Record summary
This is a predicted structure of a 342-nucleotide part of an RNA (small-subunit ribosomal RNA, central domain) from Eutreptiella sp. 'Long Island Sound 2002'.
Context: one part of a larger RNA
RNA sequence: UUGGGCGUAAAGUGUUCGUAGGCUGUAUUUGUUGUUAUGUGUAAAAUAUUAGGUUUAUUUCUUAUUAAUGCGCAUAAUACUCUUUUACUUGAGUAUAACAGAGGAUAACAGAAUUUUAUAUGGAAGAGUAAAAUUUGAUGAUAUAUGAAGGAAUGCCAGUGGCGAAGGCGGUUAUCUGGGUUAUUUACUGACGCUGAGGAACGAAAGCAUGGGUAGCAAACAGGAUUAGAUACCCUGGUAGUCCAUGCUGUCAAAGAUGAAUGCUAAUAUUGGGAAUUUUCUGAUAUACAGUUAACACGUUAAGCAUUCCGCCUGGGAAGUACGAUCGCAAGAUUGGAACUC
Numbered sequence: 001u002u003g004g005g006c007g008u009a010a011a012g013u014g015u016u017c018g019u020a021g022g023c024u025g026u027a028u029u030u031g032u033u034g035u036u037a038u039g040u041g042u043a044a045a046a047u048a049u050u051a052g053g054u055u056u057a058u059u060u061c062u063u064a065u066u067a068a069u070g071c072g073c074a075u076a077a078u079a080c081u082c083u084u085u086u087a088c089u090u091g092a093g094u095a096u097a098a099c100a101g102a103g104g105a106u107a108a109c110a111g112a113a114u115u116u117u118a119u120a121u122g123g124a125a126g127a128g129u130a131a132a133a134u135u136u137g138a139u140g141a142u143a144u145a146u147g148a149a150g151g152a153a154u155g156c157c158a159g160u161g162g163c164g165a166a167g168g169c170g171g172u173u174a175u176c177u178g179g180g181u182u183a184u185u186u187a188c189u190g191a192c193g194c195u196g197a198g199g200a201a202c203g204a205a206a207g208c209a210u211g212g213g214u215a216g217c218a219a220a221c222a223g224g225a226u227u228a229g230a231u232a233c234c235c236u237g238g239u240a241g242u243c244c245a246u247g248c249u250g251u252c253a254a255a256g257a258u259g260a261a262u263g264c265u266a267a268u269a270u271u272g273g274g275a276a277u278u279u280u281c282u283g284a285u286a287u288a289c290a291g292u293u294a295a296c297a298c299g300u301u302a303a304g305c306a307u308u309c310c311g312c313c314u315g316g317g318a319a320g321u322a323c324g325a326u327c328g329c330a331a332g333a334u335u336g337g338a339a340c341u342c
Stems, first nucleotide, its partner, number of pairs: 004313003007296002012310001014202004021195003025088003031082001034080001035077009048066001050064004091192001092189004096183004103177007110154001115149007125136002162169002207248006216242002221237004259309006267287009291298002315342003324335004
């Protein structure tokens, strides 16, 4: 307790698609569902209101009277709503022509570097740290030269630059493929739109399953130090994992801590992509007027002024826990309290 809110105080679902539902351009036409007006009927009695009577009086009894409003019927009105007809083009979409891009998938290839390895040269240290030690090395290390193997990542370009719904995306080339922007009077469809409970799809990292792969890095683990201790920080090693394929998981400070859509409201500067002639369309940034805000700040990419639809919040803890249900191989996820306490 519907009155208010959701950037930071509690509160925007991680994102998109989309069913039902809600909302919905301009003009014309039919009906009159809602709506409005008038009339009429009805809504038992008691109770209640008002004015009397009765009563010594409280009470009681009794007569008349009255209203908010609901529903039914009839008639009328037609702005809005609904319905129906015919059109329209500005919302939306399609075509055509250009354009930008780390958007996605698959395949092939490239050059640096690390590591390992073979041969040669060489001959005593290397590595590591604040300092050391563990550690590698005369069975020849480190270093240098040449060759080989293998995996992972792509320097410069690189940019508060770009693309994507979000997660996210960065070597080169090819193939397939999604979306976007622009068009100074281009053509077409003609409201086909917005939102979206349920639902579906996508969804970092870690983790799980099966099979591969494993250069570097590296949870766990072992050793060396440090320390009063040191289950750490530092060092030497090192396995899962990180990589690939297929399937699962479905979470995050999944953040702009800001749901989506539409319209309106001063300017200035920087920057990406188009069209062009002054200018204009569409993205990304930095100031800032009006306005908003508790303040910080936001400010045409709004947190301003409005409309539509969805989600969510209602003191702290207990607790995102218990129980139940659904999903999952498991880990766990989703939904989600109360007692008690302050």
The coordinates come from a structure-prediction model, not an experiment, and the mean pLDDT is 86.